A computed fold for a 98-nucleotide RNA from Aerococcus kribbianus, annotated as SAM riboswitch aptamer (S box leader). It matches the Rfam family "SAM riboswitch aptamer (S box leader)". Gene Ontology term of the family: regulation of gene expression.

RNA sequence: AACUUAUCCAGAGUAAGUGGAGGGAAUUGGCCCGACGAAACUUCAGCAACCUGCCCCUAGGUAAGGUGCUAAAUCCAACUCAUUGAGAGAGAUAAGUC
Numbered sequence: 001a002a003c004u005u006a007u008c009c010a011g012a013g014u015a016a017g018u019g020g021a022g023g024g025a026a027u028u029g030g031c032c033c034g035a036c037g038a039a040a041c042u043u044c045a046g047c048a049a050c051c052u053g054c055c056c057c058u059a060g061g062u063a064a065g066g067u068g069c070u071a072a073a074u075c076c077a078a079c080u081c082a083u084u085g086a087g088a089g090a091g092a093u094a095a096g097u098c
Stems, first nucleotide, its partner, number of pairs: 002097007013044001015043004022033003027078004045070003049067003052063004074090001079087003
């Protein structure tokens, strides 16, 4: 990298430093964030999705060790059916397989 499974309407930073104009996955149409400082990197803090530890008969609880995450529903919609809505596709995260 590929495949499989599960989850994605919740939660958590107005953080500090460097940096200096972009960013919100990709295409399109919107909308929003950004010199009151974007992306990226570092530090600290926090959240608790999966794995892990402990408690536990099962539900569940707890810790924060490993990944991860910390504006807006995966920001909204676009593909199918459809009256709200449901599904599909794509993406993200985790675990496993090779």